[in-house]
Molecule: transfer RNA
Organism: Roseiflexaceae bacterium
RNA sequence: GGGGCGAUAGCUCAGCUGGGAGAGCGCAACACUGGCAGUGUUGAGGUCAGGGGUUCGAUCCCCCUUCGCUCCACCA
Numbered sequence: 001g002g003g004g005c006g007a008u009a010g011c012u013c014a015g016c017u018g019g020g021a022g023a024g025c026g027c028a029a030c031a032c033u034g035g036c037a038g039u040g041u042u043g044a045g046g047u048c049a050g051g052g053g054u055u056c057g058a059u060c061c062c063c064c065u066u067c068g069c070u071c072c073a074c075c076a
Stems, first nucleotide, its partner, number of pairs: 001072007010025004019056001027043006049065005
C1' cells in the first nucleotide's frame, strides 16, 4: 500500500426483506424471607464509531474518515 471482517445499553451480543431499537448479565426500587443471599415484579440506561448522500422513511443501501482483528504485497 491492497483485500476481508468487525464497531448497537456498564459488559457479552442479537436485530430477518429499509418502517417497533432489543436479549442475557449487571444496576435501582418494590414484594416474599430472620437475612446484605436467593426468587419474582417493575424501572432506569442508547449521538446504533464519526461525517456526508440516496429514500416518504436508514443500525440496515452508497461514499469518505477513525479504531480493532486478519490475510496478501513491499522494505530490511